[in-house]
């Protein structure tokens, strides 16, 4: 230093749940644990979700409501990569 153990000791928390914030994907608290050695933290690249507004169509005589398609600046770091800080140490 790489590594990552049926170790110590702590540590976080999917799902689904109440509450709350949002237009929605999601957030944050609270309960729960499926699971994690960076499941600390950074949206930088890619990927995925969303689509209030915006562009178009469609519909009207028009508007407007409404359907549709398209869009990220919005979202996720517990999708994959990168940056970047860190607990503990058996074996190799």
């Nucleotide at each position: 230093u790489c590594c990552g153990a049926u170790a110590a000791g702590a540590g976080c928390a999917a799902a689904c749940u109440c509450g709350u914030c949002g237009a929605a994907a999601g957030g944050c608290g609270g309960g729960g644990a499926c699971g994690c050695a960076a499941a600390g933290c950074c949206a930088u690249g890619g990927a995925u979700c969303u689509a209030c507004c915006g562009u178009c169509g469609c519909g009207c005589a028009a508007c407007a409501u409404g359907c549709g398609a398209c869009c990220a600046u919005g979202a996720u770091c517990g999708c994959c990569a990168g940056g970047u800080u860190g607990c503990c140490g058996a074996a190799g």
This is a predicted structure of a 92-nucleotide RNA (c-di-GMP-I-GGC riboswitch aptamer) from an Anaerolineales bacterium. The source organism's lineage runs through Bacteria, Bacillati, Chloroflexota, Anaerolineae and Anaerolineales. Its mean pLDDT, the model's own confidence on a scale to 100, is 88. It was read from a public genome assembly, where an Rfam model found it.